[in-house]
A computed fold for a 93-nucleotide RNA from Hymenobacter montanus, annotated as SAM riboswitch aptamer (S box leader). The sequence was found by an Rfam model in a public genome assembly. Taxonomically the source falls in Hymenobacter (Bacteria, Bacteroidota, Cytophagia, Cytophagales). Its mean pLDDT, the model's own confidence on a scale to 100, is 83. It matches the Rfam family "SAM riboswitch aptamer (S box leader)". From the family's description: The SAM riboswitch is found upstream of a number of genes which code for proteins involved in methionine or cysteine biosynthesis in Gram-positive bacteria. The SAM riboswitch acts at the level of transcription termination control. The predicted structure consists of a complex stem-loop region followed by a single stem loop terminator region. An alternative and mutually exclusive form involves bases in the 3' segment of helix 1 with those in the 5' region of helix 5 to form a structure termed the anti-terminator form. This entry represents the conserved core of the complex structure involving helices 1-4.

């Protein structure tokens, strides 16, 4: 990067550094020098994987935990469109 499967109306922020755009894309609307976005540290949320238990009988279902691998912590994926989109997880190539 591509493919497959699953999920996306819930939830969770402080400090420091930096300094102009950011929210995928189009249109809107919003956030932003009262410092957004990003990065770092700490904290937190969630429960996809891992792990544990049960059912079951085997790519399954239900429950639990939160040490570990990811993810996430403005606005319903911000809204509408795009849904063969976008994002994330897991697996495969």
């Nucleotide at each position: 990067u591509u493919u497959u499967u699953a999920u996306a109306c819930a939830g969770a922020g402080g400090c420091g550094c930096u300094g102009a755009g950011a929210g995928a894309c189009a249109g809107g609307c919003u956030c932003a020098a009262c410092g957004a976005c990003g990065c770092g540290c700490c904290g937190g949320c969630a429960a996809c994987c891992c792990c544990c238990c049960g059912c079951a009988a085997c790519c399954g279902c239900g429950g639990g935990u939160a040490c570990g691998g990811u993810g996430c912590c403005a606005a319903g994926u911000c809204c509408u469109g795009c849904u063969a989109a976008u994002a994330u997880a897991a697996a495969a190539a």